[in-house]
Context: one part of a larger RNA
RNA sequence: UUGGGUUUAAAGGGUCCGUAGGCGGGAUUUUAAGUCAGUGGUGAAAGCCUGCAGCUCAACUGUAGAAUUGCCAUUGAUACUGAAGUUCUUGAAUCUAUUUGAAGUAGGCGGAAUAGGUCAUGUAGCGGUGAAAUGCAUAGAGAUGACCUAGAACACCGAUUGCGAAGGCAGCUUACUAAGCUAGUAUUGACGCUGAGGGACGAAAGCGUGGGGAGCGAACAGGAUUAGAUACCCUGGUAGUCCACGCUGUAAACGAUGAUUACUCGUUGUUGGCGACAUAAAGUCAGCGACUAAGCGAAAGUUUUAAGUAAUCCACCUGGGGAGUACGCUCGCAAGAGUGAAACUC
Numbered sequence: 001u002u003g004g005g006u007u008u009a010a011a012g013g014g015u016c017c018g019u020a021g022g023c024g025g026g027a028u029u030u031u032a033a034g035u036c037a038g039u040g041g042u043g044a045a046a047g048c049c050u051g052c053a054g055c056u057c058a059a060c061u062g063u064a065g066a067a068u069u070g071c072c073a074u075u076g077a078u079a080c081u082g083a084a085g086u087u088c089u090u091g092a093a094u095c096u097a098u099u100u101g102a103a104g105u106a107g108g109c110g111g112a113a114u115a116g117g118u119c120a121u122g123u124a125g126c127g128g129u130g131a132a133a134u135g136c137a138u139a140g141a142g143a144u145g146a147c148c149u150a151g152a153a154c155a156c157c158g159a160u161u162g163c164g165a166a167g168g169c170a171g172c173u174u175a176c177u178a179a180g181c182u183a184g185u186a187u188u189g190a191c192g193c194u195g196a197g198g199g200a201c202g203a204a205a206g207c208g209u210g211g212g213g214a215g216c217g218a219a220c221a222g223g224a225u226u227a228g229a230u231a232c233c234c235u236g237g238u239a240g241u242c243c244a245c246g247c248u249g250u251a252a253a254c255g256a257u258g259a260u261u262a263c264u265c266g267u268u269g270u271u272g273g274c275g276a277c278a279u280a281a282a283g284u285c286a287g288c289g290a291c292u293a294a295g296c297g298a299a300a301g302u303u304u305u306a307a308g309u310a311a312u313c314c315a316c317c318u319g320g321g322g323a324g325u326a327c328g329c330u331c332g333c334a335a336g337a338g339u340g341a342a343a344c345u346c
Stems, first nucleotide, its partner, number of pairs: 004317003007300002012314001014201004021194003025088007033081002035077008049065006091191001092188003095184003099180002103177007110154001114150008125136002162169002206247006215241002220236004258313006266291009295302002319346003328339004
């Protein structure tokens, strides 16, 4: 390479949008580029292969054929693909009417708790632990009450719930924005799928500038524990955690399962629609779960939310270590990120 694979053995890109490219619904007409068939030319000779012949055989040689799987020209065929045209509605999108949600952005408001401050009551302890000590406290702590201030997070509801492409999203409310589902079957008429490069978004930590700082809390200090204890436990506590703007671009970014489409037994729960009045019900569409048949699988398991049966496109894998390292390049303020070997060794 061919082939085979990617939940857990190596392997699905963190997610989406989208360029080139690849692939693409039903009917019909034309064309004849691909495709198929015929014919002609060319495809040097030698060699290879086959038949026959010549050296006493063979090697060797001669002769005839085959092969040369290709290219060019030409004449036809038209099922499929392509190209050009017409048309259709089921894919896709739009519209109308509802509806759903912790979807996003910005503003306003709320109560509980915590901490601090002031005042009052009040007196000797408080705190902490396995036990203690460091620590706080007669300069009046802790406890209780009133008022004030601050920052952060939103108990109950709350749930195999819901929403979002993923990361993620939870007090209440307003404005703006986006999305899905359902019903109608009204409009366009294949407008679609995927997507190398590219772009956007992307937890936490970290970085820059300026704010903020209650609680928590890397580092650090002290007290314990211990043989030691650069830890686990305790008392403190800086960065950080919060906000605005900018950067970083990584995670067990996980369903360790790429996207899209079609098909394939059942049972049960639940969310949102539709379902002639109804908060009833069969049914139905779209989600979220549990179990399970066939099938698949090395097994664990999976099973209409497939890891089943198929198709298209992309990404990735090829023994362990060396190594996600070195070097080079690109990006970054830096930290570092991306790309990514080899020698050697088993």

Annotation:
A computed fold for a 346-nucleotide part of an RNA from an uncultured prokaryote, annotated as small-subunit ribosomal RNA, central domain. Rfam family: Bacterial small subunit ribosomal RNA. Rfam links the family to the GO terms structural constituent of ribosome and ribosome.